Record summary:
The prediction has a mean pLDDT of 81. Predicted 3D model of a 349-nucleotide part of an RNA (small-subunit ribosomal RNA, central domain) from Spiromyces aspiralis. The full RNA is in RNAcentral, with records from SILVA.
[in-house]
Context: one part of a larger RNA
RNA sequence: UUAGGUGUAAAGUGUAAUUAGGCAGUAAUAUAACUAUAUUAUUUCAUAGAUAAAAAGAUCCAAAUACGAAGUAUUUGAAUAUUAUAUUACUAGAGUGUUAUAGAAGAAAUUGGAAUUUCAAAUGUAGGGAUAGAAUCUUUAGAUAUUUGAAAGAACUCUAAAAUGUGAAGACUAAUUUCUAAGUAAACACUGACGCUCAGAUACGAAAGUGUGGGUAACGAAAAGGAUUAGAGACCCUAUUAGUCUACACUGUAAACGAUGAGUGUUAAUAAUUGUAGCUAGUAGCAGCAGUUAUAUAAUUUACAUAUUAACAUUCCACCUGGGGAGUACGAAGGCAACUUUAAAACCC
Numbered sequence: 001u002u003a004g005g006u007g008u009a010a011a012g013u014g015u016a017a018u019u020a021g022g023c024a025g026u027a028a029u030a031u032a033a034c035u036a037u038a039u040u041a042u043u044u045c046a047u048a049g050a051u052a053a054a055a056a057g058a059u060c061c062a063a064a065u066a067c068g069a070a071g072u073a074u075u076u077g078a079a080u081a082u083u084a085u086a087u088u089a090c091u092a093g094a095g096u097g098u099u100a101u102a103g104a105a106g107a108a109a110u111u112g113g114a115a116u117u118u119c120a121a122a123u124g125u126a127g128g129g130a131u132a133g134a135a136u137c138u139u140u141a142g143a144u145a146u147u148u149g150a151a152a153g154a155a156c157u158c159u160a161a162a163a164u165g166u167g168a169a170g171a172c173u174a175a176u177u178u179c180u181a182a183g184u185a186a187a188c189a190c191u192g193a194c195g196c197u198c199a200g201a202u203a204c205g206a207a208a209g210u211g212u213g214g215g216u217a218a219c220g221a222a223a224a225g226g227a228u229u230a231g232a233g234a235c236c237c238u239a240u241u242a243g244u245c246u247a248c249a250c251u252g253u254a255a256a257c258g259a260u261g262a263g264u265g266u267u268a269a270u271a272a273u274u275g276u277a278g279c280u281a282g283u284a285g286c287a288g289c290a291g292u293u294a295u296a297u298a299a300u301u302u303a304c305a306u307a308u309u310a311a312c313a314u315u316c317c318a319c320c321u322g323g324g325g326a327g328u329a330c331g332a333a334g335g336c337a338a339c340u341u342u343a344a345a346a347c348c349c
Base pairs, nucleotide, nucleotide: 003321004320005319006318007304008303012317014204015203016202021197022196023195025090026089027088028087029086030085031084032083033082035081036080043079044078045077046076048074050072051071093194094191095190096189097188098187099185100184101183105180106179107178108177109176110175111174112156116152117151118150119149120148121147122146123145127138128137165172166171209250210249211248212247213246214245218244219243224238225237226236261316262315263314264313265312266311269295270294271293272292273291274290275289276288278286279285280284299306300305322349323348324347331342332341333340334339
């Protein structure tokens, strides 16, 4: 490679949109084709020559000659289908507009209260704090506590709330305003296949980390001290630096998980719930569409289980091929660095 696979055994890129490429609606006309095998599933007619071995057997009294069905592969032609190209048309895919609507979708600015800490002042006097128990620590230079005032930074308690909602994913929850994006529902109008997937390249991408400024209340790696202990480089305690916050850049990885790639069509039911210009009807119920969940038949699966999908089909991409060595070495590319991406072999079993 083939073949078989990728929820949990090896295997779905972290995500999106997109180029080349691959695949792709309905109908008609024209042209072309080295196409029409056998299959789950879509070939019929005509034409031309060739093909009947020998032996045995059958028919026949015996021998020879003649005719030549069906079948098989092939030649040529026609129709039909398929595919491609061109032209024309259509509306079921896709999209645009109008109306309505839900949402923690994103960015920026502004605002709010509680708590915490610090500072100032007052009252007041001996402890406070910590722990299983202590000590380090703090305090007569007046702490802790109580009251008043001021400042700072970070985070949004509680209710709504949830099997919730939104977003491509990462992720998103105090309030208000402005700007931006996407979705859904109903009906009508319009465009007329404009679609699906996507190597490479591009954009976004938690936390930690990096660079230059700012900020620093609280928490808090490292380094330090006090305990514990045989030891304690730890768990516990005290205090605390980077960091966590912010602006602009970089990094580009996670159990980046639904461990499940994206799209389309088809396939029993039941229940809950979110959104919604319908229906009955009266504040309750029913149906459809678009989501989110819970049971469960068929089907699939080694099993667990999945069950509008992990079923049945189909298009495209990515990836896997015994365990270690190894996601390592070397090389290359990227990066300020940390490191990341790509990615072997010897050898052992």